The part of an RNA shown here (small-subunit ribosomal RNA, 3' major domain) has 477 nucleotides and comes from an uncultured delta proteobacterium. The full RNA is in RNAcentral, with records from ENA, Greengenes and SILVA. It matches the Rfam family "Bacterial small subunit ribosomal RNA". The coordinates come from a structure-prediction model, not an experiment, and the mean pLDDT is 84.
Context: one part of a larger RNA
RNA sequence: UGACGGGGGCCCGCACAAGCGGUGGAUCAUGUGGUUUAAUUCGAAGGUACACGCAAAACCUUACCUGGGUUUGAAAUCGUACGAAUCUAACAGAGAUGUUGGAGUGCCCUUCGGGGAAUGUAUAGACAGGCGCUGCAUGGCUGUCGCCAGCUCGUGUUGUGAAAUGUUGGGUUAAGUCUCGCAACGAGCGCAACCCCUGCUUCCAGUUGCCAGCAUUAAGUUGGGCACUCUGGAGGGACUGCCUGGGUUAACCAGGAGGAAGGUGGGGAUGACGUCAAGUCCUCAUGGCCCUUAUGUCCAGGGCUACACAUGUGAUACAAUGGACGGUACAGAGGGAAGCAAGACCGCGAGGUGGAGCCAAUCUCAAAAAACCGUUCUCAGUCCGGAUUGAAGUCUGCAACUCGACUUCAUGAAGUUGGAAUCGCUAGUAAUCGCGGAUCAGCAUGCCGCGGUGAAUACGUUCCCGGGUCUUGUACA
Numbered sequence: 001u002g003a004c005g006g007g008g009g010c011c012c013g014c015a016c017a018a019g020c021g022g023u024g025g026a027u028c029a030u031g032u033g034g035u036u037u038a039a040u041u042c043g044a045a046g047g048u049a050c051a052c053g054c055a056a057a058a059c060c061u062u063a064c065c066u067g068g069g070u071u072u073g074a075a076a077u078c079g080u081a082c083g084a085a086u087c088u089a090a091c092a093g094a095g096a097u098g099u100u101g102g103a104g105u106g107c108c109c110u111u112c113g114g115g116g117a118a119u120g121u122a123u124a125g126a127c128a129g130g131c132g133c134u135g136c137a138u139g140g141c142u143g144u145c146g147c148c149a150g151c152u153c154g155u156g157u158u159g160u161g162a163a164a165u166g167u168u169g170g171g172u173u174a175a176g177u178c179u180c181g182c183a184a185c186g187a188g189c190g191c192a193a194c195c196c197c198u199g200c201u202u203c204c205a206g207u208u209g210c211c212a213g214c215a216u217u218a219a220g221u222u223g224g225g226c227a228c229u230c231u232g233g234a235g236g237g238a239c240u241g242c243c244u245g246g247g248u249u250a251a252c253c254a255g256g257a258g259g260a261a262g263g264u265g266g267g268g269a270u271g272a273c274g275u276c277a278a279g280u281c282c283u284c285a286u287g288g289c290c291c292u293u294a295u296g297u298c299c300a301g302g303g304c305u306a307c308a309c310a311u312g313u314g315a316u317a318c319a320a321u322g323g324a325c326g327g328u329a330c331a332g333a334g335g336g337a338a339g340c341a342a343g344a345c346c347g348c349g350a351g352g353u354g355g356a357g358c359c360a361a362u363c364u365c366a367a368a369a370a371a372c373c374g375u376u377c378u379c380a381g382u383c384c385g386g387a388u389u390g391a392a393g394u395c396u397g398c399a400a401c402u403c404g405a406c407u408u409c410a411u412g413a414a415g416u417u418g419g420a421a422u423c424g425c426u427a428g429u430a431a432u433c434g435c436g437g438a439u440c441a442g443c444a445u446g447c448c449g450c451g452g453u454g455a456a457u458a459c460g461u462u463c464c465c466g467g468g469u470c471u472u473g474u475a476c477a
Base pairs, nucleotide, nucleotide: 001477002476003474004473005472007471008470009469010468011467012466013465015461016460019425020424021423022422023421026316027315028314029313030312031311032310033309034307035306042053043052064302065301066300067299068298069297070296073127077126078125079123080122081121082120083119086103087102088101089100090099091098092097107116108115109114129291130290132289133288134287138285139284140280141279142278143276145274150189151188152187153186154185155184156165157164158163169180170179171178195268196267197266198265200236201235202234203233204232205231206230209226210225211224214223215222239262242256243255244254245253246252318418322377323376324375325374326373327372334365335364336363339358340357344353345352346351384415389410390409391408392407393406394405395404431453432452433451434450435449436448437447
């Protein structure tokens, strides 16, 4: 100087407390461990692994296994020889591939012999190739402490020195934020602000958007209009600016006015010096080592989907604030050409036929759902719950057996609110309800977004956890 203390002081955080809803019990989905297996490819491991890499494992993916092939190789550069390229048929085979044919002669130069480009086949080796090892050789990227308020430097000063001072102290703040003081004076990286979205408003613009008044219609449908909504561009607006009180006359704090918004308005992007030899050689790049008729490469089938069990994360429930049936409203944000698909018709339905319109503020996916209004069920393992299983189908796709999703009929399991323990959340939040997108032929309870309805509680900081700062002790570095 740090680190540590079941030392002390001060302070903060959904850290506790106060509340609301969960997990832990059930069934299922999914990840992991274990076990099994020819293989169940590999990585991730307290917090900071476990719906994580994977924004899609039927084939492919695929790295694994079994079997069948191949060795200058699936792809790259270079030599030689032959053939233009290219298209195509038959046979064998699980396919990879092998065998045998058919059609076919272009472009540039030409001394008409040929040469060249491009491409294919054969062949020689230089080389390729490796998701093989090492993340403890590395770059890059990322997690975490932590959106915590810290981390440092120059000069000066103090100390023999390691170092200290500044950065400590009195106040204050979300903040090393600001202020006052001070052997310090300044500065840098962080904080804040500058950026984006959202909340109010002005101006400009008016189609595909909108409709106040005038016509018109089944309908903003059409004429007309751009006032309003909205869209999207440029501005304004919030600064403790104003008032009162407190405070050291300061920084600042409490209350108030005006205001759409008030003291960082709300949200996002943004992550200092560093820590964990944290993670990743399987995104990519790369040193070294290893393989080179194989640890490379091609193909078929299988596996990654196994199942006594254990566990993480979720979905659905156990019901009446509910289930069922009927009626009837109101979103936002997105996607659409190898696409989205309306009206119509067929089917109980998944869906099918057909195809208007739309490269989309125009057409379409598209029905929002909870809510609301009626009817019914009356506390039951039930008209709750839907697992499981049987049968029949639909769709995608060469192909749904291993191993897809969905529909209809039948079946109707566990489950009556969950032990010890444990998680999230402070406001348009929790809870609850649906909608969209990426991936994608098909497949979403996951992920990323969107809006609808919309709470309760916070006395307080003694305690638990984590952190900041000052100080103290130390046989620790």